This is a predicted structure of a 73-nucleotide RNA (transfer RNA) from a Promethearchaeota archaeon. The sequence is in RNAcentral, with records from ENA. It matches the Rfam family "tRNA". It is annotated as a transfer RNA. Rfam's curators write: Transfer RNA (tRNA) molecules are approximately 80 nucleotides in length. The prediction has a mean pLDDT of 80.
[in-house]
RNA sequence: GGGGUCGUGGUUUAGUGGUUAUAACGCCGCGCUUACACCGCGGAUGUCUCCGGUUCAAUCCCGGACGACCCCA
Numbered sequence: 001g002g003g004g005u006c007g008u009g010g011u012u013u014a015g016u017g018g019u020u021a022u023a024a025c026g027c028c029g030c031g032c033u034u035a036c037a038c039c040g041c042g043g044a045u046g047u048c049u050c051c052g053g054u055u056c057a058a059u060c061c062c063g064g065a066c067g068a069c070c071c072c073a
Base pairs, nucleotide, nucleotide: 001072002071003070004069005068006067007066010025011024012023018056027043028042029041030040031039049065050064051063052062053061
């Protein structure tokens, strides 16, 4: 320098045009317990990496930028 895959709560991740973005773990509160853990119930946490475009509508499609990993030179 060229090519490919990817970027979503604290972490991991589902969703691939359709209007409140999903789940698990973790965190907080309550119940239970003498207490802790387990268990049950409830809650908070996301500019879906950024900029622009297409569309009635974009996490999803298109272009560019940045970043991570891999391959080629």